The RNA shown here (transfer RNA) has 72 nucleotides and comes from Nicoliella lavandulae.
It matches the Rfam family "tRNA". It is annotated as a transfer RNA.
The RNAcentral record of the sequence draws on ENA.

C1' cells in the first nucleotide's frame, strides 16, 4: 500500500430487512447463627462514526475511524 475479517448492555456473545436478546457482572429481594452457595426480580444499548437505498437497517451500499490476520 493492497485485500480479508471484525466493531452490539460493564464483560462475552446473540439476533430472516419488522418492537435489539441470553449468559455473566452489579443492584434488590428470598433462602441462613454469618458469607459462600442457589433461586427469583429489577435495572442497564446514540447497535464505532457520517451518509446513501427502503414505508421500515444492527442487518444492504458507500466513505472513515480503531483493531487483528496476510502478502509486500
Nucleotide at each position: 500500500u493492497g485485500c480479508u475479517c471484525a466493531a452490539u448492555a460493564g464483560u462475552u456473545c446473540a439476533a430472516u430487512g419488522g418492537u435489539a436478546g441470553a449468559a455473566u457482572a452489579c443492584c434488590g429481594c428470598a433462602c441462613u447463627g454469618u458469607u459462600a452457595a442457589u433461586g427469583c426480580g429489577u435495572a442497564g444499548g446514540u447497535u464505532g462514526c457520517u451518509g446513501g437505498u427502503u414505508c421500515g437497517a444492527g442487518u444492504c451500499c458507500a466513505g472513515c475511524u480503531u483493531g487483528a490476520g496476510c502478502a509486500g